[in-house]
This record gives sequence, structure tokens and C1' cells, in this order.
RNA sequence: UUUGAAAAAGCUAAACUUAUCGUAAGGUAAGGACAGAAAGUAAAGGGUCUUUAUAUAUUAAAGAUAGCCUUGCUGCCAAAA
Repeated sequence: UUUGAAAAAGCUAAACUUAUCGUAAGGUAAGGACAGAAAGUAAAGGGUCUUUAUAUAUUAAAGAUAGCCUUGCUGCCAAAA
């Protein structure tokens, strides 16, 4: 640098349950594993979702989602060069 998740060392943790924060989407902690090779990180572009406003729509504002896609930055293991 490229390829990959078979093995090995580890990592994360969907649904659901409980507690808690939030108007909500959703966040956090514990339990729990459907999965993941960036399921690490950053809301920059697109998508989706929530709330508010009202001119009721191809609108605006404020948010959520990185486990929807793209992109930036960083990184573990194995194999090959």
C1' cells in the first nucleotide's frame, strides 16, 4: 500500500426490558444479542424522523439519526506485495 473477516487477540451492541433526561424524534446507564471490518469519530452534502411557525407546501426555523448513503479525520487483527 492492497485485500479480507476463515482462524486468533480483542472491540461495538439491534429488537426487547428496567431506570433516567427530553414536548418529541431520541440520548445516557444496566440487562440482552440481531448483527457489524470501522457499528470509531465529525451532522459537511443527500436521505429519513421530530417539534414549532403558518402562506398548508417542491416553505421556514430549531433539533434527532454516524447501526441509511456519500465525504473528512483516526484506528485493531490477519494475509499478500
This is a predicted structure of an 81-nucleotide RNA (c-di-GMP-I-GGC riboswitch aptamer) from a Helicobacteraceae bacterium. NCBI's taxonomy places the organism under Bacteria, Pseudomonadati, Epsilonproteobacteria, Campylobacterales, Helicobacteraceae. The model forms 91% of the base pairs in the Rfam consensus. The sequence was found by an Rfam model in a public genome assembly. Model confidence (mean pLDDT): 80 of 100.